[in-house]
């Protein structure tokens, strides 16, 4: 960096450093000096480990564990981005699917 596969409507501070931006991209809306980003501190949360039980041919499932590896802490992954049906006279609305982000495990 790419491939593959699971998730992506739930949860998490009125602390401290610190100073303007922040919400992947575009459009939109938002959040921010009644303090952004970033660090620390604190928290959430079982995607791998681990542990217990159950079960298969394999496989899976429950259920513990956060002082083992990661993730995560505004708004659904803020909403749309394609595509189909469905409804509207239009604008535009709904729904399902995708894409494409994000993260966890594998693989190159």
């Nucleotide at each position: 960096c790419u491939c593959u596969u699971a998730u992506u409507g739930c949860g998490a501070g009125a602390g401290g450093u610190g100073g303007a931006g922040g919400g992947a991209u575009g459009u939109g809306c938002c959040c921010u000096a009644u303090g952004a980003a970033a660090c620390c501190c604190g928290g959430c949360a079982a995607c791998c480990a681990u542990c217990a039980g159950u079960u298969u041919g394999a496989u899976a499932c429950u259920g513990a564990c956060a002082c083992g590896g990661u993730g995560c802490c505004a708004a659904u992954u803020c909403a749309c981005a394609c595509a189909a049906a469905g409804c509207g006279c239009u604008a535009g609305c709904u729904u399902u699917g995708a894409a494409a982000g994000a993260u966890g495990a594998g693989a190159g």
Predicted 3D model of a 108-nucleotide RNA (SAM riboswitch aptamer (S box leader)) from Bacillus salinus. It matches the Rfam family "SAM riboswitch aptamer (S box leader)". About the family: The SAM riboswitch is found upstream of a number of genes which code for proteins involved in methionine or cysteine biosynthesis in Gram-positive bacteria. The SAM riboswitch acts at the level of transcription termination control. The coordinates come from a structure-prediction model, not an experiment, and the mean pLDDT is 84. Taxonomically the source falls in Bacillus (Bacteria, Bacillota, Caryophanales, Bacillaceae).